[in-house]
Context: one part of a larger RNA
C1' cells in the first nucleotide's frame, strides 16, 4: 500500500451495478415451491336450454367441477457443504457399455380375451386409513397370428412386438438400424500436514469356473496357489468438498475457493430395496433410531441443508412482497395450466462507480471566538446585505417509453423527456510529538488519561481533557480482524 460475504463507533443527500447467516448440515409454527393431459379411459355433481307437470318434480339437449384407472414429468430446475485425502476433482486417454423425449431412413401396426379402481350396498375404525360383495372401460393386462432387420443355437432349427385418439389434417404405437445428447466403467499423471504414526492386508494380491450387472472387474461365489502395499512415506492420525477462479506481488510465488460457472456429496441420523430410460429417490417407499406433534390409549403423523418467515447460537447478514410480461423449464395438438427456476420491487452506505449539497462579485477587512509584545495578527471573501448567475439533485404540473408484439408488461405512470418555483431539500469523520501532511492557548500536574512503534503525564504537556487554528479524506470517516 492493495484486498474484504466484514463487524464496530460517529455521521449519513440522490442514483446506477453488484451482494447480504462466514456462527447451530440447531430446531422448526403458517404460507407457497410439480404437475399437466378429457384428441387414452369409464363415471360425472352443480349450472344452464327446451318440453312437460297432478307444481312435488320428471324428461331430453347441454355443461363440466371434485375424484378414479392411464400416459408423461416428479432423476431437471432450487438448497447445502456434513462426509469424502478418494479415480472424488483437474487436465490427459481407453474399451467391455447406457441413452426417455429429439431428428433421419426403411419395415410393421392382424384378429381375440380375462380382470381391477372409479361406482353400488354393506361393514371396521377416534383417526389415519381400511375391509367384503357385485358392475364397468380404455393408449391398462394377457393369449394368438405375422417378422425385413433383432436374439439363442448343438447352424437341423428355436424364440420375440404394436393402440389407437380425433375436428380426417394429423398426432400416435412396434421391432430393429444409424445419429446427435447423456450417462456409467478402466488408467498413466497431478492435488494439505503429521514418523512424538513403521509395519500393514485375509476377498487381502493373482488364476481357473460360475454367478450377477447396461457393462470390464474379487463385484460376489466355489477350488487353487500366496500373493499385494511400503522409506519416491504404506498403515494410522488429523484437517479439508474439487476446479475455472479470486486476491496480493514486478514476476516467481504465497494465501484463498463467498457470489457466478463445471464437477461431486448430501437431505432428521443409519440401512434398503422398488418403479423406471434414468434413483437406490431433498418436497416417493420399507425398516431401526432420536425428536417432535394428535389420540377415544387401540393407533397415527411428520421431517425449511426449496422461497419467506420464527425461536437459538452469534460481532454480525434482508420481505411471512408481486408477475408468470420476458427467458428458460413440464404436461398438452392446441387453447392453456402449473413454475418461490427466473425476472421485478422492498430493507440495510455491505462494496465499486457517477452526482449533489451552489457559482461570481462583495473589506466599514463588521460583529463573535481565539491568540497577543495590547499595537494588532487571525478566522477571512469566509459570512451578512447588496448587485450578477445557475437549477443538477429534490419538490409540482403535463407527456410517456424499449423490453413485445398479430395480441399480452408484474415491473411501472418507472426510466426518460418537457414545463415551472426558488438557493431554495442535503457534511460529516479523523488527525495535528517523530515516523506523517497539519500549532497555539487554557485545564490538569506520573493523577486523570494516551500510545501502531519511539514513548507522552512528577506545575510554563505543540503528546492527556477543551478551545481556537490547521492538515488529511469526503457521503463517508476512523478503529478491530483476516490475507500478501
Nucleotide at each position: 500500500g492493495a484486498a474484504c460475504g466484514a463487524a464496530c463507533g460517529c455521521u449519513g443527500g440522490c442514483g446506477g451495478c453488484a451482494g447480504g447467516c462466514u456462527u447451530a448440515a440447531c430446531a422448526c409454527a403458517u404460507g407457497c415451491a410439480a404437475g399437466u393431459c378429457g384428441a387414452a379411459c369409464g363415471a360425472g355433481a352443480a349450472g344452464g336450454u327446451u318440453c312437460u307437470u297432478u307444481c312435488g318434480g320428471g324428461a331430453a339437449c347441454u355443461g363440466g367441477a371434485c375424484a378414479g384407472u392411464g400416459g408423461c414429468g416428479c432423476a431437471c430446475g432450487g438448497g447445502u457443504g456434513a462426509g469424502u485425502a478418494a479415480c472424488g476433482c483437474g487436465g490427459g486417454g481407453g474399451a467391455a457399455u447406457u441413452u426417455a423425449c429429439c431428428a433421419u431412413g426403411g419395415a410393421g401396426u392382424g384378429g381375440g380375451g380375462g380382470a381391477a379402481a372409479a361406482c353400488a350396498u354393506u361393514u371396521g375404525g377416534a383417526a389415519a386409513c381400511g375391509a367384503a360383495u357385485g358392475c364397468u372401460a380404455a393408449u391398462a393386462c394377457c393369449g394368438u397370428a405375422u417378422a425385413c432387420g433383432c436374439c439363442c443355437u448343438u447352424a437341423g432349427g428355436g424364440g420375440g412386438a404394436a393402440g389407437g385418439a380425433u375436428u380426417u389434417a394429423u398426432c400416435g404405437c412396434u421391432a430393429a438400424a444409424a445419429g446427435a445428447u447423456u450417462g456409467g466403467c478402466c488408467c498413466g499423471c497431478g492435488c494439505u500436514a503429521g514418523a512424538u504414526u513403521a509395519g500393514u492386508u485375509a476377498g487381502u494380491u493373482g488364476g481357473u469356473g460360475a454367478g450377477g450387472u447396461a457393462a470390464u472387474g474379487g463385484c460376489u461365489c466355489a477350488c487353487c496357489a500366496a500373493g499385494g502395499c511400503u522409506a519416491c512415506g504404506a498403515u494410522c492420525u488429523a484437517u479439508a468438498u474439487c476446479u475455472g477462479g479470486u486476491u496480493u506481488g514486478a514476476g516467481a510465488g504465497g494465501a484463498u475457493g463467498a457470489u457466478c460457472a463445471g464437477a461431486c456429496a448430501c437431505a432428521c441420523u443409519g440401512g434398503g430395496a422398488c418403479u423406471g430410460a434414468g434413483a437406490c429417490a431433498c418436497g416417493g417407499c420399507c425398516c431401526a433410531g432420536a425428536c417432535u406433534c394428535c389420540u377415544a390409549c387401540g393407533g397415527g403423523a411428520g421431517g425449511c441443508a426449496g422461497c419467506a418467515g420464527u425461536g437459538g447460537g452469534g460481532a454480525a447478514u434482508a420481505u411471512u412482497g408481486g408477475a408468470c410480461a420476458a427467458u428458460g423449464g413440464g404436461g398438452g395438438a392446441a387453447a392453456c395450466c402449473c413454475u418461490g427456476a427466473u425476472c421485478c420491487a422492498g430493507c440495510g452506505a455491505u462494496g465499486c462507480c457517477g452526482c449533489g449539497u451552489g457559482a461570481g462579485u462583495g473589506a466599514u477587512g463588521a460583529a463573535g471566538g481565539a491568540c497577543u509584545u495590547a499595537g494588532g495578527u487571525u478566522u477571512g471573501u469566509a459570512a451578512a446585505a447588496g448587485c450578477u448567475c445557475u437549477u443538477u439533485u429534490a419538490c409540482c404540473a403535463g407527456g410517456g417509453a424499449u423490453g413485445a408484439u398479430a395480441a399480452u408488461g408484474a415491473c411501472a405512470g418507472u426510466a426518460c423527456c418537457u414545463g415551472g418555483a426558488g438557493a431554495a431539500u442535503a457534511a460529516g469523520c479523523u488527525c495535528c510529538g517523530g515516523c506523517u501532511a497539519a500549532c497555539u492557548c487554557c485545564g490538569u500536574g506520573c493523577c486523570a488519561g494516551c500510545a501502531g512503534c519511539c514513548g507522552c503525564g512528577g506545575u510554563a504537556a505543540u503528546a492527556c481533557g477543551g478551545a481556537g487554528g490547521g492538515a488529511g479524506c469526503u457521503a463517508g470517516c476512523g478503529u478491530u480482524g483476516u490475507u500478501c